[in-house]
């Protein structure tokens, strides 16, 4: 210089001033004034995990759902992290739902002789019969060769054999036991055995093994206009006859009209609601993931509604007649909270590392 590979970190720039909005606290002559402090890495699917509320809950099984190498990390986890194993790469590095297919039951298109008790379509080899032969037919044997296919019953060398075959025998593979390493997962030095058998799928059912109680902040508390049952208290009158008196009727006065109070909890208010598994720096342990320990910080919170505008100067990028001019853009926007993990992003900034050209 070129192409790649992993990360971190920013993220409608910066700063100054004017106006505006929401939240908190203070003055206040109640008109308003001052101080402060106001989105994101995803605040977003609502997946998985917790906090926290409430509600059931004797122990146990059955069903259901998730999870599935091994080990550590955390409050947990389906998250991370280091680690096996397999797979992709040439690396550097990705990706892997990675227990079990001799408990069972299912599946396996096409194509092929056959897809699982193995088979014979061409081939190859004995045998019988015909044919002078070349070869045809029947009858067996075979599974090396050819073919089909995603996948086809280990490879290579010899031995054997009519011709073949693990049908032996060698080495490799492959499985097992035992011993070594390793905390394990697994590893391959070593040593016996084994038989070349027992094809794949369990992200089909199923088997093993570990986990799980439901429902949500409209959870859940509290204060409380209204109104019904119930409960105490004092308590006699009340309706109606057009308003008002006289007068009349009913109905009540043990079972109590109606008036207080308690209750109860609709509207509405008000906590839950921001000091947390919190954030920054330092210093310790640990390959990490994280954990400790010291010090600093207080950091949005609601109606479902605020978080914005213009000016200048600066910095960047483009264009320029060189005077200037235009643009600063993506995904998106809290509404109990948190930990993750998914997707969505124009861009800018930095680390580390691979490989290749060239030069010194």
């Nucleotide at each position: 210089g070129c192409g790649g590979c992993g990360g971190a970190g920013c993220g409608c720039g910066a700063u100054g001033g004017u106006c505006g909005c929401g939240g908190g606290c203070c003055c206040u002559u109640c008109g308003g004034g001052g101080c402060c402090u106001g989105a994101g890495g995803a605040a977003a699917g609502u997946c998985c995990g917790a906090g926290c509320u409430c509600c059931a809950c004797a122990g146990g099984g059955c069903a259901g759902a998730c999870u599935g190498c091994c080990a550590g990390g955390u409050a947990a986890c389906g998250c991370c992290u280091g680690g096996g194993c397999g797979c992709c790469g040439g690396a550097a590095g990705g990706c892997g739902a990675c227990g079990g297919a001799c408990a069972g039951g299912g599946c396996c298109a096409c194509a092929g002789a056959a897809a699982a008790c193995a088979c014979a379509c061409c081939g190859c080899c004995a045998c019988g019969c015909g044919g002078c032969a070349a070869c045809g037919c029947g009858c067996g044997g075979u599974a090396a060769g050819g073919g089909u296919g995603a996948a086809a019953a280990g490879g290579u060398g010899g031995g054997g054999u009519a011709a073949g075959a693990g049908c032996c025998c060698a080495c490799c593979g492959c499985g097992c036991u035992c011993a070594c390493g390793g905390u394990a997962a697994c590893g391959g030095c070593g040593a016996g055995c084994g038989g070349c058998a027992c094809g794949g799928c369990a992200a089909c059912c199923c088997c093993c093994a570990g986990u799980c109680g439901g429902a949500g902040c409209a959870a859940g508390g509290c204060c409380a206009a209204a109104u019904a049952a119930g409960c105490g208290g004092c308590g006699a009158g009340g309706u109606c006859c057009g308003g008002c008196c006289c007068g009349g009727a009913c109905c009540a006065u043990u079972u109590g009209a109606g008036c207080c109070g308690c209750g109860g909890g609709u509207a509405g208010g008000c906590c839950g609601c921001g000091u947390g598994a919190g954030g920054u720096g330092g210093c310790g342990g640990g390959c990490g993931a994280c954990c400790g320990u010291c010090a600093u910080c207080c950091c949005a919170g609601a109606g479902a509604g605020a978080u914005g505008a213009c000016c200048a100067u600066c910095c960047g990028g483009c264009c320029u007649u060189c005077g200037g001019g235009c643009c600063g853009a993506a995904c998106a926007g809290a509404a109990c909270u948190c930990g993750g993990c998914u997707u969505a992003c124009g861009g800018c900034u930095u680390c580390g590392c691979c490989a290749c050209c060239a030069g010194c």